[in-house]
Context: one part of a larger RNA
RNA sequence: UGACGGGGACCCGCACAAGCGGUGGAGCAUGUGGUUUAAUUCGAAGCAACGCGAAGAACCUUACCAGACCUUGAAUCCGGACGGAUUAGAGGUAAAGCUUUAAGCCCUUCGGGGCGUCCGAGACAGGUGGUGCAUGGUUGUCGUCAGCUCGUGUCGUGAGAUGUUGGGUUAAGUCCCGCAACGAGCGCAACCCUUGCGUAUAGUAGCCAGCAAGUAAAGUUGGGAACUCUAUACGGACUGCCGGGGAUAACCCGGAGGAAGGUGGGGAUGACGUCAAAUCAUCAUGCCCCUUAUGGUCUGGGCUACACACGUGCUACAAUGUCGUAACAGAGGGAAGCGAAAGGGUGACCUGAAGCGAAUCUCAAAAACAACGACCCAGUUCGGACUGCAGGCUGCAACCCGCCUGCACGAAGCUGGAAUCGCUAGUAAUCGCGAAUCAGCAUGUCGCGGUGAAUACGUUCCCGGGUCUUGUACA
Numbered sequence: 001u002g003a004c005g006g007g008g009a010c011c012c013g014c015a016c017a018a019g020c021g022g023u024g025g026a027g028c029a030u031g032u033g034g035u036u037u038a039a040u041u042c043g044a045a046g047c048a049a050c051g052c053g054a055a056g057a058a059c060c061u062u063a064c065c066a067g068a069c070c071u072u073g074a075a076u077c078c079g080g081a082c083g084g085a086u087u088a089g090a091g092g093u094a095a096a097g098c099u100u101u102a103a104g105c106c107c108u109u110c111g112g113g114g115c116g117u118c119c120g121a122g123a124c125a126g127g128u129g130g131u132g133c134a135u136g137g138u139u140g141u142c143g144u145c146a147g148c149u150c151g152u153g154u155c156g157u158g159a160g161a162u163g164u165u166g167g168g169u170u171a172a173g174u175c176c177c178g179c180a181a182c183g184a185g186c187g188c189a190a191c192c193c194u195u196g197c198g199u200a201u202a203g204u205a206g207c208c209a210g211c212a213a214g215u216a217a218a219g220u221u222g223g224g225a226a227c228u229c230u231a232u233a234c235g236g237a238c239u240g241c242c243g244g245g246g247a248u249a250a251c252c253c254g255g256a257g258g259a260a261g262g263u264g265g266g267g268a269u270g271a272c273g274u275c276a277a278a279u280c281a282u283c284a285u286g287c288c289c290c291u292u293a294u295g296g297u298c299u300g301g302g303c304u305a306c307a308c309a310c311g312u313g314c315u316a317c318a319a320u321g322u323c324g325u326a327a328c329a330g331a332g333g334g335a336a337g338c339g340a341a342a343g344g345g346u347g348a349c350c351u352g353a354a355g356c357g358a359a360u361c362u363c364a365a366a367a368a369c370a371a372c373g374a375c376c377c378a379g380u381u382c383g384g385a386c387u388g389c390a391g392g393c394u395g396c397a398a399c400c401c402g403c404c405u406g407c408a409c410g411a412a413g414c415u416g417g418a419a420u421c422g423c424u425a426g427u428a429a430u431c432g433c434g435a436a437u438c439a440g441c442a443u444g445u446c447g448c449g450g451u452g453a454a455u456a457c458g459u460u461c462c463c464g465g466g467u468c469u470u471g472u473a474c475a
Stems, first nucleotide, its partner, number of pairs: 001475002003472003007469007015459002019423005026315008034306002042053002064301007073124001076123002078120006086103006105114003126290002129288003135284002137279003140275001142273001147186006153162003166177003192267004197235007207224002211222003238261001241255005317416001321375005332363003337356002342351003382413001387408007429451007
């Protein structure tokens, strides 16, 4: 100087408390451990691994296993041959490879060149093989915590100290005052995006107040530029004003006006560093290793196994409910695409083909809610696992191993031990919608809106963090 203390002082955080809803019990989904297996590819490991890499394992992916095959190989360079390059058919195979039949390159200055196939030689290729404790890059975490440093000066033999400590204050090393310090840098804040109010401009594909036309209904048509909205530019909030407190300061409390008030809400933004943290399997890369194999091709299987254990979720156990009949969003996507109307089917879906590269057409029905009716507390009109049958869709192909529909079947489950998690407002809870990945496959992820609470006395205690101080046999 740090680190640590079941030392002290002060302060903060959904840290506790006050509340609301969960997890832990059930069934299923998913990840992991373990076990099994020819293989169940590999990585991730307290917080910060475990719906994580994977924004989507039937083949492919795929790295794993079994079998079959190739050896300059899927790339570049060189030499030679061919123009049988390439296309179509046949044989053969589990498939690729392979064998065979037929048709049969381009340009040209006629020297050749280009392209492709085959053969050969070696330089080489190739490796998701090892080492993240050799590395770059990227990322997590403490933590959006308020800290981390430097120059000059001063003090100290020196390591170092000072500044950065102190009195106030703040979300903040934020600001004020004081002070052997005076300044400065990286962080904080602001500048950026979005949302909440207004003004101006613009008016189609969006809008329709007033005026006409028109309809079963309809901004459908003429027209309008008011309103909504769209999208560009400005304005607006700054403790600016008033009162009180405070050291007359910084600042704090209350009020006015205002769409908004003291950082208005949300996002992006992550200082010096810590964990030899994660990643050699995104990529790059040193060294080591393989080179008729640890490389390459293909078929089938596996990653989907199942006595069990854990994590994360979904659906429930019902009456604030279930079932039946029936309004109002936002944000997105669409051409190998979205697919309307109209028909068919109980339905998944099929036929159909209008329109639309989309404020035009379409996905598209929002759902919870409200209203009316049924059920009457029951393992039920709750719950839907599992199973049987019959179908639909995608795809070369749904046996291993996809999703969906109809009928039948109708399990556990009556609110969950110890323990434990999230959340302070348009939040929790609850309801549906969309997108990425994607042929198909979503209870996951990332977004979007609808309905919409309760509680916070307070900081004694638990956890984490910051500042000052004290002790130490630790570095």
A computed fold for a 475-nucleotide part of an RNA from a Lachnospiraceae bacterium, annotated as small-subunit ribosomal RNA, 3' major domain. The RNAcentral record of the full RNA draws on ENA and SILVA. Its Rfam family is "Bacterial small subunit ribosomal RNA". Gene Ontology terms of the family: ribosome and structural constituent of ribosome.